[in-house]
Context: one part of a larger RNA
This record gives sequence, structure tokens and C1' cells, in this order.
RNA sequence: UCCGACGAGUUAAUAUAUUUGGCAAGGUUAAGCACUAGAGGUGUGAAGCCGCAGCGAAAGCGAGUCUUAAGAGGGCGUUAAAUAGUCAGAUGUAUUAGACCCGAAACCGUGUGACCUAUCCAUGAGCAGGUUGAAGUGACGGUAAAACGUCAUGGAGGACCGAACCGCUGUCUGUUGAAAAAGGCUCGGAUGACUUGUGGAUAGCGGAGAAAUUCCAAUCGAACACGGAGAUAGCUGGUUCUCCCCGAAAUAGCUUUAGGGCUAGCCUCGUGCUGAUUCUUCUGGAGGUAGAGCACUGACUGGGCUAGGGGCCUUACCGGGUUACCAAACCUUAUCAAACUGCGAAUGCCAGCAAGAAGCUACACGGGAGUCAGACUGCGACAGAUAAGUGCCGUAGUCGAGAGGGCAAGAGCCCAGACCGUCCGCUAAGGUCCCAAAAUCGUCGUUAAGUGGAAAAGGAUGUGGAUUUGCAAAGACAGCUAGGAUGUUGGCUUAGAAGCAGCCAUACAUUAAAAGAGUGCGUAACAGCUCACUAGUCGAGUGAGUCUGCGCCGAAGAUAAGCGGGUCUAAACGAUGUACCGAAGCAACGGGGUUACAGAGAUGUAAUUGGUAGGGGAGCGUACCGUAGGAAGCAGAAGCACGACUGUAAGGACGUGUGGAUUCAUCGGUAGCGAGAAUGUCGGA
Repeated sequence: UCCGACGAGUUAAUAUAUUUGGCAAGGUUAAGCACUAGAGGUGUGAAGCCGCAGCGAAAGCGAGUCUUAAGAGGGCGUUAAAUAGUCAGAUGUAUUAGACCCGAAACCGUGUGACCUAUCCAUGAGCAGGUUGAAGUGACGGUAAAACGUCAUGGAGGACCGAACCGCUGUCUGUUGAAAAAGGCUCGGAUGACUUGUGGAUAGCGGAGAAAUUCCAAUCGAACACGGAGAUAGCUGGUUCUCCCCGAAAUAGCUUUAGGGCUAGCCUCGUGCUGAUUCUUCUGGAGGUAGAGCACUGACUGGGCUAGGGGCCUUACCGGGUUACCAAACCUUAUCAAACUGCGAAUGCCAGCAAGAAGCUACACGGGAGUCAGACUGCGACAGAUAAGUGCCGUAGUCGAGAGGGCAAGAGCCCAGACCGUCCGCUAAGGUCCCAAAAUCGUCGUUAAGUGGAAAAGGAUGUGGAUUUGCAAAGACAGCUAGGAUGUUGGCUUAGAAGCAGCCAUACAUUAAAAGAGUGCGUAACAGCUCACUAGUCGAGUGAGUCUGCGCCGAAGAUAAGCGGGUCUAAACGAUGUACCGAAGCAACGGGGUUACAGAGAUGUAAUUGGUAGGGGAGCGUACCGUAGGAAGCAGAAGCACGACUGUAAGGACGUGUGGAUUCAUCGGUAGCGAGAAUGUCGGA
């Protein structure tokens, strides 16, 4: 990993609802007892329970009663159309029980452990060899005597080196090991707080501990075994046949509540009531959002006017004057606001007569739920950074629970809602050169950037369209030829300042076709080049703006990676037209189910038939029991294998072979009744 078998809503009591049956103003027995046909049978047994009357806390009273002083009022009942209960069975659900199954870590009780290990007690044992040489002692030297010194002797030490022994520093190997802690090399202690044998002591709410939460039998922040015990698990996982109808929620309130619950909301089934429902149009309403506005509440620009304050001047004091200072109020000007409004929509909301459309729609009561993590997209806000595949509301859609087509691929986008079948047709979104179904389709434009097929501020004689305006055949624009002068080197300044460092003046004046007291380069200053301006030549358009379409630059990343690819100058973009392709949409043909209506029925007509949680309905199959002293079976049962049969499904026949003795229709009954998942359990490969 696979295969096989086993493996999860059960049982009891009670309550409640639905349903079936018996009896019915009544219904019913329980324990016990009796009997025999021995079947959980028949009979007996009214104790008890429910119902037939309520009210009151109760005594109690009673179609009334309670409250109360009350013939009041009020509460709960009764009346009347009249009124049904009860006992069993089945099913749904709840409660109590392990209560659908598996799963803790833990808690408590009673015991078993110190053959491992920790400490202690008793009694034994062990430590090759080598080294060092303490105290003490002796001799000699030395002294007044000592001290002291030297040489011997001596043999101390948690002394030294190093085997056994005890340990384990580093590293390599090993890591499904040779080994659930080892092996190799290396290393520490090795007469000691040493090591070790045997026997003994201490026990889990405990012991021991040169102390590490360390050890107490490969187990230790509280050992192990059994029991309480199926502890509890608002948590995770799993929960077994089929078809049909409907079909959610991820919200509100409360919650030691937030991944749990309860009630409501939304789903389903039944009963009742009935048309009470929804949508569109119309009519009538309430409103203060968008927008707008600035009278109000506030914010806020400039100016004017002018209290108050500051500065300056004046003043012995009082005071006065002045101000491109600050500035209330007022006037004016220009603005802003979720918590501003003298205005005010569109939608939405409420109501109503009518019309149209839909149609078991609404409402009430009762049985059963699930849901309380939602997601994205568009629009309206808030929070955030007018960030987020962000958070939080509102609103609509889709996903959730929705398949199909498109977007290369894709929960939430676009189209469209899958009952089944068909080698039929038409369309939607989106497409029609090839991959790849359908136009290399038509007309008119744009783009040259592979823009298309990513991006900003900003930049630019790219190019198309519209529009405004200057100059121009009395000759423009560009080019070429010629001129571009004089007073004058304007005045000042300056070392110099001559058009061109700087300051002042600049509509200076003259000659002129024209020529600035000078546009730029240049010089130390001049000089020189040039421009404005003018004439000639040339011969037709030439400048400057504004709005707009499509492009260009701006544009740097680590494998090719910004059309899905090939490729495309249209097969790109804009406008327009006609065809075609394209889905489970629509239509066609055949078939099935559900609901409503019609019908005696057969059947017909219409609508409908995606679906998770979940509700409801109808079935298939397994084991056993009754039917059954029945039916089949050695002329071959069950089981097994194979087969082209059959039913809408679970499934059901038949035939052949194998097998060798049981099996079973029908209608009912009872359940240890259906496996692919639980790191499921056991067995096997």
C1' cells in the first nucleotide's frame, strides 16, 4: 500500500405530536390469583390512572368561584352553534440513563515494587610497578645552654607517574545500530569524601538526593498494576442501500459570551382560514439624503469702516496727534461643513381605488430542523494613507448549495439555471488567418509605435480633425546680394567704460529706402563678426495660438515569461453593415416523474422537475419467525464462476459450468439489517 472480515442513532421508562385499531361519556387494568392446550396462552383481579367542572394560597364553595364591606367592578371559568375521551400498536421528537461510535491529559481508592538506581546500616574483599621523601630519631658541627646547620636514618601524604579497577574529556564511526546509549583513538581518578561482593533499611499526599526536577526496574513536576470507569471532552475524526418533492443560514437580542448556546429571523411537513400575498402602472402622503446655499451655528480670503490693544511723537498732569502693526463688531468681496439649513431632488418607504401580471401567495396554530466563521463583484458611506486579496455597515448580484459556454488557465466577473435520450435546428456572452467551430467579409477613417500586447508627473516641429489669428502677387516666410550711417567715445562712473561691467536718460536728434544711444559673440579698452531694420533677387504660401483623435520618450533585475502560442501592418484601433460559428439557454422528436385541473377510468391539458445543511414521501436488499405437516431439490439445493437478459435506481431473472444437501414464492412480523474513508480493529498478501 492493497485484499477480506468486523465496525457507529440502540434499549427502557416517562412526556408530547402525528397516525392505525378497539371501546366511547366513558376508557383501561397493575401486581397477585386460577386453569391447561405450555402458547410469554386464556380467564380473573377496579386497587390505581386519564376524562366527564371550575375557582381559590387554602379552609372551602360550586356553574360558578376568587378578590372585597359589597347585589359594585374586575380575574379565571360555565353557557350556545353543542362538547371526546381513553387504552394499545407504529412513527417523529424530548427528558433521564454511557444514549451515535472511537479518542484524552488527568482525579480518587486498593495493592505491588529499592534484583535498576539514591542514601544509610552490618559484615567481607581489592588497589602491578615506579617516584618524591614531612614529622620524628641518631651522629657531627655550633652555643654558656639553646636555637640553628650538615649528613644519615625514617617513611608521612584527600602527594607524583602509571596498569588492574572506577570513570567518561574531545573526536570519528554508528543513527531501520553489532548495541533502545555501543565501538575505535584520546582522556580523568587510581591509599581515598576510593572501588566492590553479600545481607539488611527507607514507598508514591511517599522515599532518597555533595541539589540536576536527579533517581525510585529502558517509565518520574509525582512509579507501576487493578478498580471507580463506557470519568468528562461546548474539541477533532468517522457514521454503511436507492429514487422522488421542497430547500436554508452564516443575521438580531441575551449569554464568564465570542469556533458554544437560548429565543426570534430564514427551511420543511400537517391542519385551519380563506384571497387577506407579491410585482408593474396610477393616485395621495410623510421625509431632509445627493445637489445647492450661507439668513442661522461654526470655519475662512481680500478690502473698507472702526471699538480695544501695541509702536512712534508730544505732554508737569490731564490729555492730544499719528501709524503699509494686531484686531472685536459692522459693510463689502470670495469660499467651506457628518454632528450648519431661510432651499431641495432621483430612488426608496407608507397607504388607497382601479387596471394588468404572477400564483397553494399570505396569515394563524401545531410536529421536525439546520444556521449564529461567510466570500467576492458593482454602487453608497465610515475606519485606514479617498493603501490592502484590509476592517466595518447599507444595497444588489453571484459563489456558498450551481453544472454548461466565454474570460489561455480561474468559487465570487460576463452569458446562462443541467429530469433522461438524439451523429437534429436557432441563438447568448464571446468570436470567425492557423493551432481551433465560423468572414484572410463589405464601406469610411486612424495608428508606424509590434502601439495594439502593462504605468505617472513631465517633455517633444510625430501625425489626423476642428477652430482663432498675423503676414502675403502693392511679392510674404526661408535663402542669397547690398546697406546697417551721423551728432557720438550720449551723460555719469572708472585705470579704461567707445552700442554691449555698472548707474541715469532712451518716443534724443540728423541724413535717410533703412539703421536701437543697440540682439548676441568678441577686446584690457578700441577694433572685428552679427542681429533688429531696409532695398534687390526669387515666386507661393508662411508664422503664432486654442480644443481634440491616435501615437513617441519618460520605462533598470536577476533562465524566455506584460497578445495563450504561431504569427499579424491588419489578423491593431474608431465608426458602420451583412453573413456565419457558438451553451446542458430556446426550439424539434422520443421517454419518465411531480403538482393543478378535467374525466368513472383510460387518458388529456397546463405548469414544473440544479441543489449542501435540513424537512417530507416512496421503495430495494440482508438474517431470523409466522404463512409451512405448504412449494422446490441427488433427474442436483445453497454457495462460487462466466454470460451479448431485464428494471428509473437500490436491484431482479435465466442459462452453462462448478458444487454436493439444502433452499424458498406470497402476505405479514422482528432486528446485532447495507462501509470506502474513523493516523479505525483483527487476519492475510